[in-house]
Context: one part of a larger RNA
RNA sequence: UGACGGAGACUUGCGAGGCGCUGUCCCCAGUACGAGAGGACCGGGAUGGACGCACCUCUGGUGCACCGGUUGUCGCGCCAGCGGCACCGCCGGGUAGCUAUGUGCGGACGGGAUAACCGCUGAAAGCAUCUAAGCGGGAAACCCUCCUCAAAACCAGGUCUCCCAGGGGGCAACCCCGAGAGGGCCGUGAUAGACCAUCACGUCGAUAGGCCGGAUGUGCACGCGCGGCAACGCGCUCAGCUAACCGGUCCUAAUCGCCCGACGG
Numbered sequence: 001u002g003a004c005g006g007a008g009a010c011u012u013g014c015g016a017g018g019c020g021c022u023g024u025c026c027c028c029a030g031u032a033c034g035a036g037a038g039g040a041c042c043g044g045g046a047u048g049g050a051c052g053c054a055c056c057u058c059u060g061g062u063g064c065a066c067c068g069g070u071u072g073u074c075g076c077g078c079c080a081g082c083g084g085c086a087c088c089g090c091c092g093g094g095u096a097g098c099u100a101u102g103u104g105c106g107g108a109c110g111g112g113a114u115a116a117c118c119g120c121u122g123a124a125a126g127c128a129u130c131u132a133a134g135c136g137g138g139a140a141a142c143c144c145u146c147c148u149c150a151a152a153a154c155c156a157g158g159u160c161u162c163c164c165a166g167g168g169g170g171c172a173a174c175c176c177c178g179a180g181a182g183g184g185c186c187g188u189g190a191u192a193g194a195c196c197a198u199c200a201c202g203u204c205g206a207u208a209g210g211c212c213g214g215a216u217g218u219g220c221a222c223g224c225g226c227g228g229c230a231a232c233g234c235g236c237u238c239a240g241c242u243a244a245c246c247g248g249u250c251c252u253a254a255u256c257g258c259c260c261g262a263c264g265g
Base pairs, nucleotide, nucleotide: 005163006162007161008160009159010158011157015149016148017147018146021049022048023047024046025045026044027043033038051106052105053104054103055102059100060099061098062097066093067092068091069090070089071086072085073084074083075082076081110144111143112142117137118136119135120134164265166177167176168175169174182260183259184258185257186202187201188200189199190198207253208252209251210249211248212247213246214245217241218240223236224235225234226233227232
C1' cells in the first nucleotide's frame, strides 16, 4: 500500500517448516523347538543412551550493584571507625536474572494408501497360475494424526460486536465548520526488546522510583562493659547490613493536552 465504508476482537487452514532414533532387563517361559547344548515367535511391562523443546523447585555455575575476611599504601587532624587505589587488590560465600552437568516433557498411539513379499478367486491355455478382469494382507519410507508458522491463500476466506449527530453557503455539483467507534502522539515501565515492534500502566492510578514490611544472603555490626601486658576473647547479639526477589503504601514521576479517523459505502 492492498484486501471495495471505518473499527475492535476471535478464528478457518491453502501451504510451509519441525519431529521421526535406539539399547538393556523382566514376564510369558526354561515353555514351543531340540538327543543335548541351547533356546524363541506373538503379546505385555520396566529402565537407560543419544537427540530435541521448555524451565530454574532441586544439584551446581555465574552473579565487577549483596555480606564478610585480609595485605600494602594514601586520605578523612590523631585514636577508633571509615573511604580511595592496587586485575573486582586478593580471598570466602551469595539474591534476582541467565544457565547445564540440574528438572520436566517429547519421538508415540491410531488411520489411509502402498514396496518387496504372502494370499483369495480366476481365465487366456478343459490343467496349472497372486493377475490378465476382480478382491485381501503387508514396512522406520508416502498421506494424515502430533508441534510451530500461516488469508500477501491478490480467487487476499469466516464469525461476533461497535461506529457513521448537527450546522452554514450554494439551483446543483460541491465547499466550509464540526461531532464521531476507534487509533496514535506523549509519559511511567517490563512478562518485551538492537531500533522498531509487543505487552502493562497513566490519578476512576500501584506503571516505575522512594519509603515500609517480608523473603533471601552474609555470619554476629558500631559502641559500651568484662577478661587479658598484648594479639585477642566473651556479653549486649541467630547481631548489623542486605542488589535485580515477594507484597504494601499515592511521598515522587505517569501533568495539561494534541493529532488521525467513515454515507460516493
About this RNA:
Predicted 3D model of a 265-nucleotide part of an RNA (large-subunit ribosomal RNA, domain VI) from a soil metagenome. Its mean pLDDT, the model's own confidence on a scale to 100, is 89. The RNAcentral record of the full RNA draws on MGnify.